[in-house]
Molecule: RNase P RNA; transfer RNA
Organism: Nitrospirota bacterium
RNA sequence: AAAGCCGUCCGGGCGGCCGCUGUGCUAUCUCACGGGAUAGCUUCAGAGGAAAGUCCGAACUCCGCAGGGCAGGGUGCUGGAUAACGUCCAGGGGGGCUGACCCCACGGAAAGUGCAACAGAGAAAGACCGCUUCCGCCGCGUGCCUGCUUCCUUAUUAUAUCCCCUUGCGGGAGCGAUAGGGAAGAGGGGGUGCGGCGGGAGUAAGGGUGAAACGGCGAGGUAAGAGCUCACCGCUUGGGCGGCGACGUCCAAGGCAUGGCAAACCCCACCCGGAGCAAGGCCAAAUAGGGGGACGAUAAGGGCUGCCCGCCCGAUGUCCCCGGGUCAGGCCGCUUGAGGCUCGGAGUAAUCCGCGUCCCAGAGGAAUGGCCGCCGUCCGGGGCUUAUGCCCCGGAUACAGAAUUCGGCUUACAGGACGGCUUUGAGC
RNA sequence: CGGGGCGUAGCGCAGUUUGGUAGCGCACACGGUUCGGGACCGUGGGGUCGAAGGUUCAAAUCCUUUCGCCCCGACCA
Numbered sequence: 001a002a003a004g005c006c007g008u009c010c011g012g013g014c015g016g017c018c019g020c021u022g023u024g025c026u027a028u029c030u031c032a033c034g035g036g037a038u039a040g041c042u043u044c045a046g047a048g049g050a051a052a053g054u055c056c057g058a059a060c061u062c063c064g065c066a067g068g069g070c071a072g073g074g075u076g077c078u079g080g081a082u083a084a085c086g087u088c089c090a091g092g093g094g095g096g097c098u099g100a101c102c103c104c105a106c107g108g109a110a111a112g113u114g115c116a117a118c119a120g121a122g123a124a125a126g127a128c129c130g131c132u133u134c135c136g137c138c139g140c141g142u143g144c145c146u147g148c149u150u151c152c153u154u155a156u157u158a159u160a161u162c163c164c165c166u167u168g169c170g171g172g173a174g175c176g177a178u179a180g181g182g183a184a185g186a187g188g189g190g191g192u193g194c195g196g197c198g199g200g201a202g203u204a205a206g207g208g209u210g211a212a213a214c215g216g217c218g219a220g221g222u223a224a225g226a227g228c229u230c231a232c233c234g235c236u237u238g239g240g241c242g243g244c245g246a247c248g249u250c251c252a253a254g255g256c257a258u259g260g261c262a263a264a265c266c267c268c269a270c271c272c273g274g275a276g277c278a279a280g281g282c283c284a285a286a287u288a289g290g291g292g293g294a295c296g297a298u299a300a301g302g303g304c305u306g307c308c309c310g311c312c313c314g315a316u317g318u319c320c321c322c323g324g325g326u327c328a329g330g331c332c333g334c335u336u337g338a339g340g341c342u343c344g345g346a347g348u349a350a351u352c353c354g355c356g357u358c359c360c361a362g363a364g365g366a367a368u369g370g371c372c373g374c375c376g377u378c379c380g381g382g383g384c385u386u387a388u389g390c391c392c393c394g395g396a397u398a399c400a401g402a403a404u405u406c407g408g409c410u411u412a413c414a415g416g417a418c419g420g421c422u423u424u425g426a427g428c
Numbered sequence: 429c430g431g432g433g434c435g436u437a438g439c440g441c442a443g444u445u446u447g448g449u450a451g452c453g454c455a456c457a458c459g460g461u462u463c464g465g466g467a468c469c470g471u472g473g474g475g476u477c478g479a480a481g482g483u484u485c486a487a488a489u490c491c492u493u494u495c496g497c498c499c500c501g502a503c504c505a
Base pairs, nucleotide, nucleotide: 001424002423003422004421005420006419007418008417009416010415012375013374014373015372016371017370018369020046021045022044024041025040026039027038028037029036030035048399052410053409055408056407057406058405059404060276061275062274063273067309068308069307070306072272073271074270075269076268077091078090079089080088081087092106093104094103095102096101107267108266112265113264114261115260128207129206130203131202132201133200134199135198136197137196138195139194140193141192142191144189145188146187148185149184150183151182152181153180154179155178156177157176161173162172163171164170165168215233216232218230219229220228234256235254236253237252238251239250240249241248242247280332281331282330283329290322291321292320293319294318295317301313302312303311324504325503326502339358340357341356343354344353345352346351376397377396378395379394380393381392382391383390384389429501430500431499432498433497434496435495438454439453440452441451448485456472457471458470459469460468478494479493480492481491482490
């Protein structure tokens, strides 16, 4: 210097003129004696950080004290703060970012029920492809066994046939038969290897589907595989140690059982009666104090979410509807309050305690405003200037606005100030 | 000031309970029918469910925040 993160705060100032609301005082008028109206004043005060949305929690008020059960609603890590909370603080766990820092409805899915479209074999348990193995059949290759046929050869035999002469149960050749050996051919049986088909079994490692596929990854192992075994990581269980606790950490064991959704039903723990200042109380005026309906004394009705029990009320009554009246009157509730500020103390903090000090809008169709001048802040353009800066012109100056009151949350917001921190780059 | 409801196509509405392809009628466009128009018949287009964020594999639907619109509520007797 650039880009960011966190916290706190401001969110126009001065002057003039004209108005508004409340309060105080004065004057006048009026009165049902409580008050009210009008006018005046060098009286005082007069919107917000969100007054908003009405999303939570309370105070306060009423409902004939709200007791019990079911239903219903809400909250959901732990410890603390607080009147209370779904808020805040601190811590734990998870997630995101380079980081400062930020985000988280963050109990239970081994109580049960349910859901998961499409795709996929299978969505809580599954065999589609693939891998392995067994059985059957077929094809091819290769050995083994077994007979058959043909041929060759050897031996035996002589009873076909032929030859020789020494005419002899003579010799030789030799068909055939028998036996042995060899070769070739066509089979049969059984084995084995490969391939194909069909069937059975094993396998959740691989492919594929999906948002999600049954602990992850590596090695061993196996027929192939698998926590089947082992190392590491995750998970579960038990124990030790630290911490109030959520939880963390270490050791051992188990081989995984227990996938996701509870902002699905549900279970567990805790909390919750309802209605709301148009709550509610007092006074005054007016009328048709009118009409209709429900209710009948142990049971209907009412007592402001449903059901049951209990409790209370219960007849010149209670509730609902229609109609009527009120210039939709006045007063209280109403602003002193879980209040603000300074100082001190306790605590990491939220917050609490003590002393002192202050009073800070209370209107009711609803005030807190309008105009002018000067200035401030920011943006754009131009001029001067080395530059910081100065001057001129134009524009912008937000969101919004008390309504019984507080504590929070959420949302909206022109512009600006201060403090702390991070990352990157450059220089010293 | 308080309480309650609604928002889905140009208009009127379903679907939200119990998450799984966003539908119906009228209107619109085209074609047919008719001499022509209407009616009728057929076909088709058009939406991110008021907005934003979250839970979930998945949101019109569940949760939170927010925007807009509508309705009801005085007192007396």